This is a predicted structure of a 97-nucleotide RNA (SAM riboswitch aptamer (S box leader)) from a sheep gut metagenome. Model confidence (mean pLDDT): 84 of 100.

[in-house]
RNA sequence: CUUAUCAAGAGCGGCUGAGGAAACAGGUCCUGCGAAGCCCGGCAACCUGGCAUUUUUGCCGAUGGUGCUAAAUCCUGCGGUUUUACCGAGAGAUGAG
Repeated sequence: CUUAUCAAGAGCGGCUGAGGAAACAGGUCCUGCGAAGCCCGGCAACCUGGCAUUUUUGCCGAUGGUGCUAAAUCCUGCGGUUUUACCGAGAGAUGAG
C1' cells in the first nucleotide's frame, strides 16, 4: 500500500502491585473486592488441516501461525439525512497478501 472483518464469544486461576480504557481534546467508565504486564486457562476461526464443490463457496475440525479475552473500535470529534437516531468518511485494531 491492497483487501476482509470490527454490536457475537471468552476465568470467582497464579505471580506482581498502580494505574488503565491507542494518540490529542471532551465525556463516560474500570480499578487495592487488585489497573497495566507476565503465566496458565478460555474464546474465535483470518491463515493452516480435512471433505465436498458449479473454483468460488459450503461443511467439519482445532495440528501449527496469529488474534482476542469490561463496556459497539466504550461514546463524541469530519460530512450527510427523515437528527435522543441512522448512514458514510477519517483515524485505529486484527488477519492475509